[in-house]
């Protein structure tokens, strides 16, 4: 220099033949429950889906570039 993968909630992740501006689990907060913690049970908050910009009536998703990482190749 060149090639492929990955980047979605604090963490680890699932969802993409485009279709309500998105879920799980852990953890966090608040109840319950318990003499009390844990453990269990209920609710909740938490995210501009890495960034620009394009195609579309509609983008996490399809294209382009940029950004970190990783991995092979010279």
């Nucleotide at each position: 220099g060149g090639g492929c993968g990955a980047u979605u909630a604090g963490u680890u992740c699932a969802g993409u033949u485009g279709g309500c501006u998105a879920g799980a689990a852990c953890g966090c907060a608040c109840g319950g429950a318990u003499c009390a913690c844990a453990c269990c049970c209920g609710u909740g908050a938490a995210g501009u889906c890495a960034c620009u910009g394009g195609u579309u009536c509609g983008a996490a998703u399809c294209c382009a570039g940029u950004a970190u990482c990783g991995c092979c190749c010279a």
The RNA shown here (transfer RNA) has 74 nucleotides and comes from a Phycisphaerae bacterium. It matches the Rfam family "tRNA". About the family: Transfer RNA (tRNA) molecules are approximately 80 nucleotides in length. The prediction has a mean pLDDT of 81. RNAcentral holds the sequence, with entries from ENA.